This is a predicted structure of a 91-nucleotide RNA (c-di-GMP-I riboswitch aptamer) from a Chloroflexota bacterium. The coordinates come from a structure-prediction model, not an experiment, and the mean pLDDT is 89. Of the family's consensus pairs, 100% are formed in the model. Rfam family: c-di-GMP-I riboswitch aptamer. Its family is annotated with cyclic-di-GMP binding in the Gene Ontology.
[in-house]
RNA sequence: AACCGAUAAAGGCAAACCUGUCGAAAGACAGGGACGCAAAGCCAUGGGUCUACAGAUGUCGAAGGACAUCCACGAUUGCCAAGCCGCCGAA
Repeated sequence: AACCGAUAAAGGCAAACCUGUCGAAAGACAGGGACGCAAAGCCAUGGGUCUACAGAUGUCGAAGGACAUCCACGAUUGCCAAGCCGCCGAA
C1' cells in the first nucleotide's frame, strides 16, 4: 500500500413515524425521532422499481367533464451495479 472488517478506538449517517413547507403524484427539504448502516459519503452512467402533471388512444356523456390503457422529460444512491473520495488497523 492492497485485500479484508474486530464485542477495538474516535467519530459519522439516520428507517419507520410525527409536524411544517414544496410538488399533480412518486417523492424531496427542515425539525423531532432511531430501524439499522463499514461507505446508509458523493454521483442518475447502466439496470430495476415508483409516480403520470402534460401528451396519445379508448369508453361513458348533449357538453363541461369522468374513467381506463400507454408513456419520463419526474423520482428512488437506505434496490443492484459502475465511477470518484474517505476514518481506523485486530485476525